RNA sequence: GAGCCGGUAGCUCAGUCGGCAGAGCAGCAGACUUUUAAUCUGUUGGUCGAGGGUUCGAUUCCCUCCCGGCUCACCA
Numbered sequence: 001g002a003g004c005c006g007g008u009a010g011c012u013c014a015g016u017c018g019g020c021a022g023a024g025c026a027g028c029a030g031a032c033u034u035u036u037a038a039u040c041u042g043u044u045g046g047u048c049g050a051g052g053g054u055u056c057g058a059u060u061c062c063c064u065c066c067c068g069g070c071u072c073a074c075c076a
Stems, first nucleotide, its partner, number of pairs: 001072007010025004019056001027043005049065005
């Protein structure tokens, strides 16, 4: 330098054909009893990597860029 995959909640990850952004864990509150904690119930938490384009409408489609991973190439 080229190609491919990925970036969505604090963490790990879903998200179908473009139409109200989700789960588990964690956190918070309550209940309970087996009390360094477990279990149950409820609940908070999001510029969907950044910018632009298309569209009535974009996490989703297109373009550019940033970050991470893998492969290839170059380099003595």